Predicted 3D model of a 350-nucleotide part of an RNA (small-subunit ribosomal RNA, central domain) from Thiophaeococcus mangrovi. Rfam family: Bacterial small subunit ribosomal RNA.
[in-house]
Context: one part of a larger RNA
RNA sequence: CUGGGCGUAAAGCGCACGUAGGCGGUUGAGUCAGUCCGCUGUGAAAUCCCCGGGCUUAACCUGGGAACUGCAGUGGAUACUGCUUGACUCGAGUCUGAGAGAGGAAGGUGGAAUUCCAGGUGUAGCGGUGAAAUGCGUAGAGAUCUGGAGGAACACCAGUGGCGAAGGCGGCCUUCUGGCUCAAGACUGACGCUGAGGUGCGAAAGCGUGGGGAGCAAACAGGAUUAGAUACCCUGGUAGUCCACGCUGUAAACGCUGUCGACUAGCCGUGGGGCUCAUUUAAGGGUUUCGUGGCGCAGCUAACGCGAUAAGUCGACCGCCUGGGGAGUACGGCCGCAAGGUUAAAACUC
Numbered sequence: 001c002u003g004g005g006c007g008u009a010a011a012g013c014g015c016a017c018g019u020a021g022g023c024g025g026u027u028g029a030g031u032c033a034g035u036c037c038g039c040u041g042u043g044a045a046a047u048c049c050c051c052g053g054g055c056u057u058a059a060c061c062u063g064g065g066a067a068c069u070g071c072a073g074u075g076g077a078u079a080c081u082g083c084u085u086g087a088c089u090c091g092a093g094u095c096u097g098a099g100a101g102a103g104g105a106a107g108g109u110g111g112a113a114u115u116c117c118a119g120g121u122g123u124a125g126c127g128g129u130g131a132a133a134u135g136c137g138u139a140g141a142g143a144u145c146u147g148g149a150g151g152a153a154c155a156c157c158a159g160u161g162g163c164g165a166a167g168g169c170g171g172c173c174u175u176c177u178g179g180c181u182c183a184a185g186a187c188u189g190a191c192g193c194u195g196a197g198g199u200g201c202g203a204a205a206g207c208g209u210g211g212g213g214a215g216c217a218a219a220c221a222g223g224a225u226u227a228g229a230u231a232c233c234c235u236g237g238u239a240g241u242c243c244a245c246g247c248u249g250u251a252a253a254c255g256c257u258g259u260c261g262a263c264u265a266g267c268c269g270u271g272g273g274g275c276u277c278a279u280u281u282a283a284g285g286g287u288u289u290c291g292u293g294g295c296g297c298a299g300c301u302a303a304c305g306c307g308a309u310a311a312g313u314c315g316a317c318c319g320c321c322u323g324g325g326g327a328g329u330a331c332g333g334c335c336g337c338a339a340g341g342u343u344a345a346a347a348c349u350c
Base pairs, nucleotide, nucleotide: 004321005320006319007304008303012318014201015200016199017198021194022193023192025088026087027086028085029084030083031082033081034080035077036076037075038074039073040072041071042070049065050064051063052062053061054060091191092188093187094186095185096183097182098181099180103177104176105175106174107173108172109171110154115149116148117147118146119145120144121143125136126135162169163168206247207246208245209244210243211242215241216240220236221235222234223233258317259316260315261314262313263312266295267294268293269292270291271290272289273288274287275286276285277284299306300305323350324349325348332343333342334341335340
């Protein structure tokens, strides 16, 4: 180099943008670099292979041939690829008009509830559990009513509903802003796909500085349980959870399924849009398109299952795997304030 793979057996980077590179629609012309054919030169000898010869055979030695699959030069071929040039519109994109949405950022605002504070009524319990106790309460708790403070989260709507590349996003209003879908045309004219490095985004926890702190709650304290109970249960409770800015860069970051494109029976839901039929409106029927679900033919699969949202049939490009343990560890490098992350072995052993 060649092989087979990656939903669950080892294996898809957490996600995107994008550099180099790889790959690239239809058609005309040119060129002849790749490609193909011929010829010439060269490709030392030995070795290997074939046909002979010599040692009584063989190994061994030896004559001839073939081969040396290569390189260079030269003459041609022009389908395909490349390069140059011209054109095209179906890939990609732009414009116009509609539409849906928890997409993002900032600012404002609302009600319910918990807690706390003040006051009124009121009296002996409250709370908690399997049962209790710690705890709170005659200095008046719990209950109930009124007023106030403050923080956090947004019941119902709510839906295998929606949006986003992923992480993720849910009260209401305003401003700024990204993407998507549909319809009919017009326009640009291959502008495309993937993407080693690289760059950005990236739940929770954690870290730094400064705020904030209602509820919840690692640690911690106490009460129980128990043989013990550094737990499960209970009463408390600090970091944290919240905000601003900066860092961290991980996850069962999962559809355990990389991205893009093409093709391949049907049936039933649901969300957005268009056309159309009927209808008094609504509900409805048909059709088309984008999304999201259930079943299922062919096919695939070790089976489970997948099945137009493929794990089917193919193409392009990237990533990754190669027995278990040692080990996602050591060492070194890089990154980080640290915690640690990333890259990543071997001895040994089964």
Record summary: NCBI's taxonomy places the organism under Bacteria, Pseudomonadota, Gammaproteobacteria, Chromatiaceae, Thiophaeococcus. The prediction has a mean pLDDT of 91.